[in-house]
RNA sequence: GUUUCAUCAAGAAAGGUCGAGGGAACAGGCCCGAUGACACCUUGGCAACCUUCCUUAAUUAGGAAAGGUGCCAAAUCCUGCCCCAACUUUUAUGUUGCGGGAAAGAUGAAAA
Numbered sequence: 001g002u003u004u005c006a007u008c009a010a011g012a013a014a015g016g017u018c019g020a021g022g023g024a025a026c027a028g029g030c031c032c033g034a035u036g037a038c039a040c041c042u043u044g045g046c047a048a049c050c051u052u053c054c055u056u057a058a059u060u061a062g063g064a065a066a067g068g069u070g071c072c073a074a075a076u077c078c079u080g081c082c083c084c085a086a087c088u089u090u091u092a093u094g095u096u097g098c099g100g101g102a103a104a105g106a107u108g109a110a111a112a
Stems, first nucleotide, its partner, number of pairs: 002111007013043005021032003026080004044072003049068002051065005076104001081101003084097004
C1' cells in the first nucleotide's frame, strides 16, 4: 500500500524551538495565522478500539485499570454525487434542512 469490520455532531492545552503559510488532495465557501499559526520537542490531558482484571453459566451483560495505538480549533470545518422534505410564478443546473445514503478521508482491530 490492498481487503474486511467498527467508529467519526461528545471529550481533552500549557511551555519551548522555528518563522509563513495552514485547515488531506481538487474546486467553491468559511476559518486559523507575525498578539507567531502549521510543524517539531517537553510536560499535561481526553477517550476507551485492542489489552488486562473483576462480577456473570456465557464477549451475554455490566464494571475497573490504562500496557499498545489514537486524539487534544471549528461535525471528518462545510459543500461537491444520489435520494427525500419544505419554500419560492427565475419551477430549475434554484434556495433551505442537526434529513437519509454513497464516495473520499481519519482512527482502531483483523486478514492475505
A computed fold for a 112-nucleotide RNA from Melioribacter sp., annotated as SAM riboswitch aptamer (S box leader). The coordinates come from a structure-prediction model, not an experiment, and the mean pLDDT is 86. The organism belongs to Melioribacter, within Bacteria. The sequence was found by an Rfam model in a public genome assembly.